[in-house]
RNA sequence: UAGUCUAUCGCUGGCGACUUGUUCGUCAGAGGAAAGUCUGGGCAGUAUAGAGCACCGUACUUCCUAACGGGAAGGUCUCGAUUGUAUCGGGAACAGAAAGUGCAGCAGAAAGUAAACUACCUCUUCAUUCGUGAAGAGGAAAAGGUGAAAGGGUGGGGUAAGAGCCUACCGGCGAUUUGGUGACAAAGCGCGCAAGGUAAACCUUACGGACUGAAAGAUCAUGUAAACCAAGGUUUGAGGGUUGCUCGCCCGAACUUGGAGGGUAGAUCGAUUGAACCUUCCAGUGAUGGAAGGUCUAGAGAAAUGAUAGACAAUUCACUUCGGUGGAUUACAGAACCCGGCUUAUGGCUU
RNA sequence: GCGAGAUAGCUCAGGCGGUCAGAGCGUCGGAUUCAUAACCCGGAGGUCGAGAGUUCGAGUCUCUCUCUCGC
Numbered sequence: 001u002a003g004u005c006u007a008u009c010g011c012u013g014g015c016g017a018c019u020u021g022u023u024c025g026u027c028a029g030a031g032g033a034a035a036g037u038c039u040g041g042g043c044a045g046u047a048u049a050g051a052g053c054a055c056c057g058u059a060c061u062u063c064c065u066a067a068c069g070g071g072a073a074g075g076u077c078u079c080g081a082u083u084g085u086a087u088c089g090g091g092a093a094c095a096g097a098a099a100g101u102g103c104a105g106c107a108g109a110a111a112g113u114a115a116a117c118u119a120c121c122u123c124u125u126c127a128u129u130c131g132u133g134a135a136g137a138g139g140a141a142a143a144g145g146u147g148a149a150a151g152g153g154u155g156g157g158g159u160a161a162g163a164g165c166c167u168a169c170c171g172g173c174g175a176u177u178u179g180g181u182g183a184c185a186a187a188g189c190g191c192g193c194a195a196g197g198u199a200a201a202c203c204u205u206a207c208g209g210a211c212u213g214a215a216a217g218a219u220c221a222u223g224u225a226a227a228c229c230a231a232g233g234u235u236u237g238a239g240g241g242u243u244g245c246u247c248g249c250c251c252g253a254a255c256u257u258g259g260a261g262g263g264u265a266g267a268u269c270g271a272u273u274g275a276a277c278c279u280u281c282c283a284g285u286g287a288u289g290g291a292a293g294g295u296c297u298a299g300a301g302a303a304a305u306g307a308u309a310g311a312c313a314a315u316u317c318a319c320u321u322c323g324g325u326g327g328a329u330u331a332c333a334g335a336a337c338c339c340g341g342c343u344u345a346u347g348g349c350u351u
Numbered sequence: 352g353c354g355a356g357a358u359a360g361c362u363c364a365g366g367c368g369g370u371c372a373g374a375g376c377g378u379c380g381g382a383u384u385c386a387u388a389a390c391c392c393g394g395a396g397g398u399c400g401a402g403a404g405u406u407c408g409a410g411u412c413u414c415u416c417u418c419u420c421g422c
C1' cells in the first nucleotide's frame, strides 16, 4: 500500500414522484486495523461542596497534546557491527538500595555489624629418619574450592606472611568551575574507598486520579393505583445522596422504607459537522501548531455494505515450439455514541 | 460496557518467589479372597493456557496474546 474497470441481479438508508406499493427514479453506503477493550479524553447522570486518610496509577530530561501509561527531540546505560575508543544500528518498567523494614533455597568455613575449611606465616610444646610432622595460641581476605553474588581492579613497593598498609593508572564518591533550558557532560581539586543485589518486595519522594456508563440520560406517547398491608417520621427531624472510612455539606413533610400486586415492553432525541478530512503555504530539528481554499463522508431496527459473468493486474502450478497457452488463487478481517493512542492479525508488492 | 478464571484423565489446593509441584477420585502393580468388590501397601501420570520480561531463581510478580464462564 490494501487490486482496478464494465455489465446484470440483489441489500440498507436519505430525497423525490405518483398509480400509495415488499412501487419507480436518483444519491450515498466499512477499516487500517472497524478487532482486543489495554489506555487517555469528549458527552451524560450522581440535588455540581468538599477536606483528610486509605486505595490506585505514573516515574531520566525538555517539549507536543483536549488528555494520556501515547508521541518527538535529546541524555545516560547496554547489546551488536565496523580496525575501533569514535561512528552507525538495535534495546531500556531508566526516580530513590548512604530513610527504614524484609528476602536470598541448595551449596559453602563464612551471605551482609562479614567470615579462617584447605593451603600460607609467626610463636610455644612434643616427636623426628633432621627433610619435616603433630597439637595448641595467634596473624592474615593475597591463593584454592562453593555460589547468581565472597565487600574496588591491574602493576609496583612493603611485610614473618599479608592487607588501600603505601604508591601509579583505571574505577568510585564529594563539593567547585565551565558549557547546556534541562537530563547531563568536561576540567582540574579533594577523599584510600566508607556505600553488594532485590522497590515487576513492603516502602520513600514527586506528580496525578471522584464514581457510574449510551442498557448513560432527555422528551413524548401508552397504561395506571394518590388503591391495600406493615414499620418509621413531621423541626428535639425518620430516611436518603455525596466511591471505602472519618468529618463536613446537601436533600427531606400528605414523606420514607419494606411487603404483596397491576400496567407499559413503544417513538424521537442523544447519534454523527467532528480535537473532522483533502490541497497549498508559513513556523519548528521534530512531534506538532497556525493560515487560506475546498469537501460533507454509513448511521439502524439484531442491524445493510453482497453475488454472478467478462476484461485487466498480481501470485502460483502445469505444459511449452521460450513467443506464449491453460488451470487455480486474491491477506487479515466486518462499523453499533464519538474521538486520540497502544497492542495484536495481515498474502503479494515497494522502501 | 464491565468482572472472574485456566494447575495430573476428572474435581480442586498451593498465589507470602527457593525441597512447593500437592490432595481426593480414577488408573497400573502387589497383597487379601475359592473368585470379585471394599479395605491395606506401592508406583506412574504435569513444558502449572501460550509467548516475552523482571530476578541468581517464576506455578507465584509484570506485560502481550488465546480460550472459557458470568453480569
Stems, first nucleotide, its partner, number of pairs: 001348001003312007011029007018021001031332001035343002038341005043213004050247004055209005060074005075094001076092007095204002100202002102198002117144002120139008152170006171193001172191003176187004217269004228259005239251004276295008313330007352422006360376004369407001378394004400416005